[in-house]
RNA sequence: GCUAUCAACAUCCCCGCCGGUUGGGCGUCGAAAGACGUAGUGAACCGGCUGUAGC
Repeated sequence: GCUAUCAACAUCCCCGCCGGUUGGGCGUCGAAAGACGUAGUGAACCGGCUGUAGC
């Protein structure tokens, strides 16, 4: 450098990190539409990075 439907590392398992999109949860407001906020959102993705394995 290339490849990976790879994530070893993790107080059962799963879960690498940051940012974002769509949808969902919860809270507040609202007649409703919806707005704002919130976090291990065990949903699907996008960009970048770290590491691992093979070449």
This is a predicted structure of a 55-nucleotide RNA (nadA riboswitch) from an Acidobacteriota bacterium. It matches the Rfam family "nadA riboswitch". A reference for the family is Chen et al. (2020), "Structural distinctions between NAD+ riboswitch domains 1 and 2 determine differential folding and ligand binding", Nucleic Acids Res. Rfam classes the family as a small RNA. The sequence was found by an Rfam model in a public genome assembly. NCBI's taxonomy places the organism under Bacteria, Pseudomonadati, Acidobacteriota.